A computed fold for a 72-nucleotide RNA from a Candidatus Bilamarchaeaceae archaeon, annotated as transfer RNA.
Its Rfam family is "tRNA". The family's RNA type in Rfam is transfer RNA. Rfam links the family to the GO term triplet codon-amino acid adaptor activity.
Its mean pLDDT, the model's own confidence on a scale to 100, is 84.
NCBI's taxonomy places the organism under Archaea, Nanobdellati, Candidatus Micrarchaeia, Candidatus Anstonellales, Candidatus Bilamarchaeaceae.
RNA sequence: GCCUCAGUAGCUCAUCGGCAGAGCGCCUGUCUUGUAAACAGGAGGUAGGGAGUUCAAUUCUCCUCUGAGGCU
Repeated sequence: GCCUCAGUAGCUCAUCGGCAGAGCGCCUGUCUUGUAAACAGGAGGUAGGGAGUUCAAUUCUCCUCUGAGGCU
C1' cells in the first nucleotide's frame, strides 16, 4: 500500500428498510432479624463520525476514524 471483517445500553451480543431489544450489571419495591437469592417494577443508546438514496436508514451506497485478521 491492497483485501476482508467488526464498531448498537456500563459489559457481551441481537435486530439487516417501517418510531432499537435480550442476558448480565445498575436503581426502587416485596420477602428476610440482616445480607444474598427469588419475585415485581424502573432508568439507561438519536446505532463510531459525516454525506447520499428513499415517503422512511441501525439496515443500502460513498467518504472518513478506530480495532482485528490476511496479502505484498